[in-house]
Small-subunit ribosomal RNA, 3' major domain from an uncultured organism, 474 nucleotides, folded computationally.
Context: one part of a larger RNA
RNA sequence: UGACGGGGGCCCGCACAAGCGGUGGAGCAUGUGGUUUAAUUCGAUGAUACGCGAGAAACCUUACCAGGGUUUGACAUAUAGCAGACGGUCGUAGAGAUACGGCUUCCCUUCGGGGCUGUUAUACAGGUGCUGCAUGGCUGUCGUCAGCUCGUGCUGUGAAGUGUUGGGUUAAGUCCCGCAACGAGCGCAACCCCUACUGUCUGUUACCAUCAUUAAGUUGGGGACUCAGACGGUACUGCCGGUGACAAACCGGAGGAAGGUGGGGAUGACGUCAAGUCAUCAUGGCCCUUAUGUCCUGGGCUACACACGUGCUACAAUGGCCGGUACAGAGCGCAGCAAAACCGCGAGGUGGAGCAAAUCGCAGAAAGCCGGUCUCAGUACAGAUUGGAGUCUGAAACUCGACUCCAUGAAGCUGGAAUCGCUAGUAAUCGCACAUCAGCAUGGUGCGGUGAAUACGUUCCCGGGCCUUGUACG
Numbered sequence: 001u002g003a004c005g006g007g008g009g010c011c012c013g014c015a016c017a018a019g020c021g022g023u024g025g026a027g028c029a030u031g032u033g034g035u036u037u038a039a040u041u042c043g044a045u046g047a048u049a050c051g052c053g054a055g056a057a058a059c060c061u062u063a064c065c066a067g068g069g070u071u072u073g074a075c076a077u078a079u080a081g082c083a084g085a086c087g088g089u090c091g092u093a094g095a096g097a098u099a100c101g102g103c104u105u106c107c108c109u110u111c112g113g114g115g116c117u118g119u120u121a122u123a124c125a126g127g128u129g130c131u132g133c134a135u136g137g138c139u140g141u142c143g144u145c146a147g148c149u150c151g152u153g154c155u156g157u158g159a160a161g162u163g164u165u166g167g168g169u170u171a172a173g174u175c176c177c178g179c180a181a182c183g184a185g186c187g188c189a190a191c192c193c194c195u196a197c198u199g200u201c202u203g204u205u206a207c208c209a210u211c212a213u214u215a216a217g218u219u220g221g222g223g224a225c226u227c228a229g230a231c232g233g234u235a236c237u238g239c240c241g242g243u244g245a246c247a248a249a250c251c252g253g254a255g256g257a258a259g260g261u262g263g264g265g266a267u268g269a270c271g272u273c274a275a276g277u278c279a280u281c282a283u284g285g286c287c288c289u290u291a292u293g294u295c296c297u298g299g300g301c302u303a304c305a306c307a308c309g310u311g312c313u314a315c316a317a318u319g320g321c322c323g324g325u326a327c328a329g330a331g332c333g334c335a336g337c338a339a340a341a342c343c344g345c346g347a348g349g350u351g352g353a354g355c356a357a358a359u360c361g362c363a364g365a366a367a368g369c370c371g372g373u374c375u376c377a378g379u380a381c382a383g384a385u386u387g388g389a390g391u392c393u394g395a396a397a398c399u400c401g402a403c404u405c406c407a408u409g410a411a412g413c414u415g416g417a418a419u420c421g422c423u424a425g426u427a428a429u430c431g432c433a434c435a436u437c438a439g440c441a442u443g444g445u446g447c448g449g450u451g452a453a454u455a456c457g458u459u460c461c462c463g464g465g466c467c468u469u470g471u472a473c474g
Base pairs, nucleotide, nucleotide: 001474002473003471004470005469007468008467009466010465011464012463013462015458016457019422020421021420022419023418026313027312028311029310030309031308032307033306034304035303042053043052064299065298066297067296068295069294070293073124077123078122079121080120081119082118083117084116087104088103089102090101091100092099093098106115107114108113126288127287129286130285131284135282136281137277138276139275140273142271147186148185149184150183151182152181153162154161155160166177167176168175192265193264194263195262197233198232199231200230201229202228203227207222208221211220212219236259239253240252241251242250243249315415319374320373321372322371323370324369325368331362332361333360336355337354341350342349343348381412386407387406388405389404390403391402392401428450429449430448431447432446433445434444
């Protein structure tokens, strides 16, 4: 000077407490461990791995395995020699890669040749092979915690200290006061985006108060309202009272759409964990070079005595089923979204209007509300599993897709020890959209609807900040 302490003081955080809902029990989905396997490719492993890399494993992807091929190579550049277009199409063999055969087939030219392709030869290519403890870049975490430092000066033999400590205050090293310190930098805050109120301008595809018109903002019309979009305004402890040290600030109030950072996002200091990634990419070194490269077919990544994580669906009456009926936001659409109409119990099919979309479509929001039924039962709860019949995508659904219908109707009656999330438009609950995508979502990312309870408090558990103290530790 750090680090540590079952030392002390002060302070903070869904850290505890107060509440609400879960997980841990069941079935299933998914990831992991283990086991198995020809292979079950690889990585991630306390917090900070485990619905993670993967924003879609039937083939492809694919890196793994078996078998069949290939060796200047699937891909790049260059040189030399030889040959010819490459390719397309058909046939034969084959699982295909590929091989052979038939037909067809070039461009530019200064006529030297060049472009393109094949072949031979040589340099080389290639490697998702190893090392993240050789690295760059990127990322997680402490932590959006309030810290981390420097210049000059001063003090100390020196390491170093001071500043940055102290008294208040703040979300904050935020600000004020004091002080051998005076200043400064990276962080904090603000500047950026969305949201909440409002003004001006602009009104089509949006809107409709007044006037006509219609089944319908449908049409004429209108520029008020809604809404869209661009530029502005508004909030600053500005005003009042109190407390405080005449400070910073705090408490209460007024006005206001909003009040003390209004709410949310983006933004992550010096550093820590030899944290993660050589499989995004890049890259040193090492290794392979008729193979650890590369092409193809099939299989595997989907296995299953078991264990764990994350989820979905339930165990029912605040519910299930049936009928009727209401209200979103944000998105997406041309190899696309697809309306009406018709067929089918349904998945879906036929059909093709319209729309490169404030115009048309996906698109019926669901919970909700109204009425009926069930009456506490393993049930008219729950839906696993299995049998049958189908639909769709796609060369192809056996291994191994999703969905529909009929039948079947398992466990499960609220879950031990333990453990997680959340402080407000939040939790809980309800549906909708998108990315990926031929097809496949209980995952992910967004969107809106309904909409709570509780916080006395900081003794305790966990993590963190400042000061101080002890130390045989660095």